[in-house]
Context: one part of a larger RNA
RNA sequence: UUGGGCGGAAAGACAUGGCCGGUCGUUUGUCUCUUCUAGUGGGGGAUUAAGGCCCCUAACUUUUCCCGGGCAAGUGGAUUCGGGCAGGAUUGACUACAGUAGUGGAGUCUGGAAUUCCUGGUGUAGCGGUGAAAUGCGCAGAUAUCAGGAGGAACACCGGUGGCGAAGGCGGCACUCUGGGCUGUUACUGACGCUGAGGAGCGAAAGCAUGGGGAGCGAACAGGAUUAGAUACCCUGGUAGUCCAUGCCGUAAACGUUGGGAACUAGGUGUGGGGUCCAUUCCACGGAUUCCGCGCCGUAGCUAACGCAUUAAGUUCCCCGCCUGGGGAGGUACGGCCGCAAGGCUAAAACUC
Numbered sequence: 001u002u003g004g005g006c007g008g009a010a011a012g013a014c015a016u017g018g019c020c021g022g023u024c025g026u027u028u029g030u031c032u033c034u035u036c037u038a039g040u041g042g043g044g045g046a047u048u049a050a051g052g053c054c055c056c057u058a059a060c061u062u063u064u065c066c067c068g069g070g071c072a073a074g075u076g077g078a079u080u081c082g083g084g085c086a087g088g089a090u091u092g093a094c095u096a097c098a099g100u101a102g103u104g105g106a107g108u109c110u111g112g113a114a115u116u117c118c119u120g121g122u123g124u125a126g127c128g129g130u131g132a133a134a135u136g137c138g139c140a141g142a143u144a145u146c147a148g149g150a151g152g153a154a155c156a157c158c159g160g161u162g163g164c165g166a167a168g169g170c171g172g173c174a175c176u177c178u179g180g181g182c183u184g185u186u187a188c189u190g191a192c193g194c195u196g197a198g199g200a201g202c203g204a205a206a207g208c209a210u211g212g213g214g215a216g217c218g219a220a221c222a223g224g225a226u227u228a229g230a231u232a233c234c235c236u237g238g239u240a241g242u243c244c245a246u247g248c249c250g251u252a253a254a255c256g257u258u259g260g261g262a263a264c265u266a267g268g269u270g271u272g273g274g275g276u277c278c279a280u281u282c283c284a285c286g287g288a289u290u291c292c293g294c295g296c297c298g299u300a301g302c303u304a305a306c307g308c309a310u311u312a313a314g315u316u317c318c319c320c321g322c323c324u325g326g327g328g329a330g331g332u333a334c335g336g337c338c339g340c341a342a343g344g345c346u347a348a349a350a351c352u353c
Stems, first nucleotide, its partner, number of pairs: 003324004007306001012320001016200001021195003026088006033082001035078004040073001041057005092192001093189001095187001096185005104178005110172001111155001116150007126137002163170002207248006216242002221237004259319006267297012301308002325353003335346004
C1' cells in the first nucleotide's frame, strides 16, 4: 500500500467559507466517448502510440501445436448505466414577499447593589482569622454604625438538561449600525447542488509588545501556622496579571472525546419558536395536526460490552481528514516554515520489550 478501522482501545482536523479536484436529482433528442457484444491464423522486416501494411508460411513439428483467458487496435452490432452536446420541467438549491423568536456581532450612553479607599459624625477596646492559633490591623482611636465623596470591575433576582451563534463563545438598561435562523405563500430563477488537498479569514485562557487603568481577586514573593520535613494544602499580606485600545501568539479535556451533506427506518414524554384546524360570544386556557430546534425514555437494528437508537454509534450513497504494537517521543532530535519571544506546525532514527 491493500485490508480493516476512527464515542472509550491507535485514529474526526478547533471551527467556517472556498479555488483546483472528486461527485451529483428528473425528462426528451442526439453522439457512441464509455459500457456490452461478434469475429480478426503463425513467423520475420521497415515504420508506427498501437494495429493496419509488406514478405514468408498453411500444418509440419512434439514441447511445440491446439484450446481457453486477458490487453491493445481497427471493423460490425446494441444503447442498459455513466459521459458530451442541444432542449424541457420543478421536487434539490437560491431569491422575492408577509410574519416571527433570540445573552448572534460591533460601537456609544447610562443604572443600582456590593467590595475597597478618602473625609466628617457617633462611639470604645478590641478587631480579624482558624480545626486550634499566630503573623496582621487597632488608644496616633480600629472593628461597628451614620452621612458625603472617589474609583475600578462584575451584572443578584428573572435564569430554565431555556435561547442565539460555524466554532471559540454570548446575560443590567437604552440607542445606532449589522449577520444569520425559523414559519407561511408557492410568487421568481431553473440543478445554479454536495464535499473540499493547498491557500484565506475566525479562534477560550495563559503569554508577548506599546500606551493607559488598577476596586476586588491574585501566579511569583514575604510572613504566620501545620508537619519528621512542608519549596504545599490553611491564614495575613502581595507584584505581574485579570480591565481598556492597538498589534502579535494560534494552542486547550477547542469534548457530544462522535467530520460535512443527502435519503430511509416503531413509538412515548417534556420543553423553546412558528403555522393550520376544532372548541370558545371574544381573549386567555384547552384539544388535534404540521414544520424547525433542545432534552429524557425506548423497539428493530448495531456494538466486544458499556451503550447508541429519526439530534444513530441503525440501513445506504458522495466527499474530506486521520490510524496501523509499547517505549525511545510529554509528538522528542535534526532540517524546513512561522513567531519579538515563549513557542507552534511538520516529523524521524539508533536502541529496547
Annotation: Small-subunit ribosomal RNA, central domain from an uncultured bacterium, 353 nucleotides, folded computationally. Model confidence (mean pLDDT): 82 of 100. The RNAcentral record of the full RNA draws on ENA and SILVA.